[in-house]
Model confidence (mean pLDDT): 77 of 100. Bacterial RNase P class A from Desulfatibacillum alkenivorans DSM 16219, 388 nucleotides, folded computationally. Lineage of the source: Bacteria > Thermodesulfobacteriota > Desulfobacteria > Desulfobacterales > Desulfatibacillum alkenivorans. Rfam family: Bacterial RNase P class A. Its family is annotated with dimeric ribonuclease P complex, tRNA processing and ribonuclease P activity in the Gene Ontology. Rfam describes the family as follows. Ribonuclease P (RNase P) is a ubiquitous endoribonuclease, found in archaea, bacteria and eukarya as well as chloroplasts and mitochondria.

């Protein structure tokens, strides 16, 4: 320098003018003046929890999620740190990584056969048939035996051939009509047992059984663990106007029961009219900013993290939802263009001048994580070189 891999920080400063929201100050209310005002992801809402109602004796079924191992945390499907696997020359990376040897399913195309495996071609033993041949008999017509070759049939056979992603361990010697872990040796896997390292997952060593059992479980299932719902529009609390319910008090002009033959009148009552309680609504307050908190330094630990001391934040709390806009200077980056310096060199590093650029994104209860957007600085480690 060119490919790469792994972290780590930053998220422009400063000032000036105009605004927007929250709080103090006062205040019926504003002004004016002080103070405070987004993120590393406020984001998706994909997990886990506070905290709140709501159900709930306990225990099982249903249903859901998780699945190497220790560890770390309020928990986690999340973090560290290790096992195995698989990728990559490598630094490094990725893996839902328990059982398919409980039991059901499933598998296009091809192919005999995709699983209590099977017999297409091909090999092989026996029958049967025929063509030629040999050798015996012959009454000369044929008979009877044997062999090579072809057809057919009843087996055997997974060594070989084809088909497939994927065909029942490999190789070689024995063994058979041919053949096969049918037998033996040695690799490979599997299961058991022993020694030895680690808490373990698991890793060396040795051994003993022919035990060879396909794949596939983000296919049902089984196993082993963990889950009760609903979300701040949870909740708590003030609390209007209208309209409903309850009462208590006046009032009978009017209805309507009662006394009564009728009328007056009495009394009750329905209605009215004031007042009062009470739930609900609209609408405020509140939950809601001090919290598994941040930083520093000391110990424990490889780490995630844990524990001690001291120190700071008591103030972002909106709700059709504030947090911005210009202008100036410095700072950063990119492109040209010029000087200096370094370096065998590719080229690196510096200053100036000019042109431009500056991302993803925006709080909504409130934290721990994951995952997804995104600009730029940086270190540090692997590889490669023919010095370009």
């Nucleotide at each position: 320098a060119g490919a790469g891999g792994a972290g780590a920080c930053c998220a422009g400063g400063c000032g000036g003018c105009c605004g927007c929201c929250g709080g103090g100050u006062u205040u019926c209310a504003c002004c004016u003046c002080c103070c405070g005002g987004a993120g590393g992801a406020a984001a998706g809402u994909c997990c886990g929890a506070a905290c709140a109602c709501c159900a709930u004796a306990g225990g099982g079924c249903a249903g859901g999620g998780u699945g190497c191992u220790c560890c770390g945390u309020a928990a986690c499907g999340c973090g560290g740190a290790g096992u195995c696997g698989c990728g990559g020359c490598a630094a490094c990376g990725c893996g839902a990584a328990g059982g398919c040897a409980a039991g059901u399913g499933c598998a296009a195309c091809a192919g005999a056969a995709a699983g209590u495996a099977u017999a297409c071609c091909g090999c092989c033993u026996g029958g049967c048939a025929g063509u030629c041949u040999c050798g015996c008999u012959u009454u000369c017509g044929a008979g009877c035996g044997g062999g090579c070759c072809u057809g057919c049939c009843c087996g055997g056979u997974a060594a070989g051939g084809g088909u497939g992603a994927a065909a029942u361990g490999g190789u070689g010697c024995g063994g058979u009509a041919a053949g096969a872990g049918c037998g033996c040796a040695c690799c490979a896997g599997u299961u058991c047992c022993c020694c030895g390292g680690g808490c373990g997952a698991u890793c060396g060593g040795g051994g003993a059984a022919g035990c060879u059992g396909g794949g596939u479980a983000a296919a049902c299932c089984c196993c082993a663990c963990c889950c009760g719902g609903u979300g701040c529009a949870a909740g708590a609390c003030c609390a209007a106007a209208u309209a409903g319910g309850g009462g208590a008090g006046c009032u009978c002009a009017u209805g309507c029961a009662g006394c009564g033959g009728c009328c007056c009148g009495c009394u009750g009552u329905a209605g009215g009219c004031u007042c009062c309680c009470g739930g609900g609504u609209a609408g405020g307050u509140u939950g809601c900013a001090a919290g598994a908190g941040g930083c520093g330094c000391c110990g424990g630990g490889c780490a995630a993290c844990c524990g001690g001391c001291g120190c700071c934040c008591u103030u972002a709390g909106a709700u059709g939802a504030a947090u911005g806009g210009c202008c100036g200077c410095c700072g950063c980056c990119c492109u040209g263009g010029c000087c200096g310096g370094g370096g065998c060199g590719a080229c690196c590093c510096g200053a100036c001048c000019a042109g431009g650029g500056a991302a993803c994104a925006g709080a909504a209860u409130u934290c721990g994580g994951c995952u997804u957007a995104c600009g730029g600085u940086u270190u540090c480690c692997u590889u490669u070189g023919a010095c370009c």